About this RNA: This is a predicted structure of an 85-nucleotide RNA (transfer RNA) from Rhodosporidiobolus nylandii. Lineage of the source: Eukaryota > Opisthokonta > Sporidiobolales > Sporidiobolaceae > Rhodosporidiobolus. It matches the Rfam family "tRNA". Rfam classes the family as a transfer RNA. Rfam's curators write: Transfer RNA (tRNA) molecules are approximately 80 nucleotides in length. RNAcentral holds the sequence, with entries from ENA.
RNA sequence: GCCCGGUUAGCUCAGUCGGCAGAGCACCAGACUCUUAUUCAUCUAAGACAUCUGGUGGUCGAGGGUUCGAGCCCCUCAUUGGGCG
Numbered sequence: 001g002c003c004c005g006g007u008u009a010g011c012u013c014a015g016u017c018g019g020c021a022g023a024g025c026a027c028c029a030g031a032c033u034c035u036u037a038u039u040c041a042u043c044u045a046a047g048a049c050a051u052c053u054g055g056u057g058g059u060c061g062a063g064g065g066u067u068c069g070a071g072c073c074c075c076u077c078a079u080u081g082g083g084c085g
Stems, first nucleotide, its partner, number of pairs: 001084007010025004019068001027055005033048005061077005
């Protein structure tokens, strides 16, 4: 220098034929259970694992174009991985 792939939530990744941007994990809140302190017991406070319920969180790498409409199509650039020379 040339070719191919990746870039979407804090992380790992889906996203169909262009038509409402999503899942899991994590985080926050609650339920349940347990432990400790106190108590005759309950209540209350602190803490903990799993499960369940709800919730927060996005300039879709950047810019431009096409279109009624772009995460998706086209162009340029950035970044990252691989291949060729």